RNA sequence: UUCUGCUCAGAGCAAACUUCGGGAAACCGGAGGACGCAGAACUGCGGGGCUCAGGCCAGUUUUAAUCGAACGGGGGCUCGAUUGGGAUUGGUUAGCCAGCCGGGUCGCCAGA
Numbered sequence: 001u002u003c004u005g006c007u008c009a010g011a012g013c014a015a016a017c018u019u020c021g022g023g024a025a026a027c028c029g030g031a032g033g034a035c036g037c038a039g040a041a042c043u044g045c046g047g048g049g050c051u052c053a054g055g056c057c058a059g060u061u062u063u064a065a066u067c068g069a070a071c072g073g074g075g076g077c078u079c080g081a082u083u084g085g086g087a088u089u090g091g092u093u094a095g096c097c098a099g100c101c102g103g104g105u106c107g108c109c110a111g112a
Base pairs, nucleotide, nucleotide: 002112003111004110005109012037013036017032018031019030020029021028022027035099041105042104043103045102046101047100048097049096050095051094054093055092056091057090058089059088060087061086062085063084064083065082066081067080068079069078071076
């Protein structure tokens, strides 16, 4: 230096869950708690997964105004177009996951 994790030593981390705090949420942080982990250390670089409050785009639906057409004596009503608002769905932006996989960085012990 590389490979491996059968054995040894001293340590380390901490899933679910509970609780407090942050967030729209995914999720994150503190405390308790241990399912597990030889990189369960760091890094959103590639893939993958999760969230949808806000922005943008598209669809559906609803509503208001305006215009046009048909009908009507008129009020009006039906259809279509444009613009604005509401609801909802999808995409994107954005966010999250390093304990999903790969890459990068640093690293304990033992063996070869």

This is a predicted structure of a 112-nucleotide RNA (c-di-GMP-I riboswitch aptamer) from a Blastocatellia bacterium. Its Rfam family is "c-di-GMP-I riboswitch aptamer". Gene Ontology term of the family: cyclic-di-GMP binding. Taxonomically the source falls in Blastocatellia (Bacteria, Pseudomonadati, Acidobacteriota). The prediction has a mean pLDDT of 79.